[in-house]
């Protein structure tokens, strides 16, 4: 070159059966507790799901092309 896989919050991932308000832990923030600090309890921000474009009444999901990583391969 070919072929296969991943790309969703700051990190690590679920969500692939097309429809539910885009979620979990961990981190951050604010209040409780505490001499203070952890810890633990409550509460909160924070994503236009990797870029366009498409199919469809409806797209994280299905399809085309780019991009970025990773794997085999001659």
């Nucleotide at each position: 070159g070919c072929a296969c896989c991943c790309g969703u919050a700051g990190c690590u991932c679920a969500g692939u059966u097309g429809a539910a308000u885009a979620g979990a832990g961990c981190g951050c923030c604010u209040g409780a507790c505490u001499u203070c600090g952890g810890a633990u309890c409550a509460g909160g921000a924070g994503g236009u799901c990797g870029a366009a474009g498409g199919u469809u009444u409806g797209a994280g999901c299905c399809c085309u092309u780019c991009c970025g990583g990773g794997u085999g391969u001659a």
This is a predicted structure of a 74-nucleotide RNA (transfer RNA) from a Pyrinomonadaceae bacterium. Its Rfam family is "tRNA". Rfam's curators write: Transfer RNA (tRNA) molecules are approximately 80 nucleotides in length. Lineage of the source: Bacteria > Pseudomonadati > Acidobacteriota > Blastocatellia > Pyrinomonadaceae. Model confidence (mean pLDDT): 81 of 100. The sequence is in RNAcentral, with records from ENA and MGnify. The same sequence occurs in records of 2 taxa.